[in-house]
RNA sequence: GCGCUGCUAGCUCAAUUGGUAGAGCCAACGACUCUUAAUCGUUAGAUUAUAGGUUCGAUUCCUAUGCAGCGCA
Numbered sequence: 001g002c003g004c005u006g007c008u009a010g011c012u013c014a015a016u017u018g019g020u021a022g023a024g025c026c027a028a029c030g031a032c033u034c035u036u037a038a039u040c041g042u043u044a045g046a047u048u049a050u051a052g053g054u055u056c057g058a059u060u061c062c063u064a065u066g067c068a069g070c071g072c073a
Stems, first nucleotide, its partner, number of pairs: 001072007010025004019056001027043005049065005
């Protein structure tokens, strides 16, 4: 330099081929307990890497850029 893959909540990961972004852990609160732990319940938490484009509608499709990894030279 060229090609491929990935980027989503504090962390690890989903999202059925475009139709209101979810789960587990963590956190807060509550129940239980003499207290703690464990267990159970509730709640909060995401400008889906960035910027554009297509579309009534984009995590999903297209383009460029950034970061990480792999391969080729």
Transfer RNA from Candidatus Endomicrobiellum trichonymphae, 73 nucleotides, folded computationally. Its Rfam family is "tRNA". Rfam classes the family as a transfer RNA. The source organism's lineage runs through Bacteria, Elusimicrobiota, Endomicrobiia, Endomicrobiaceae and Candidatus Endomicrobiellum. The coordinates come from a structure-prediction model, not an experiment, and the mean pLDDT is 80.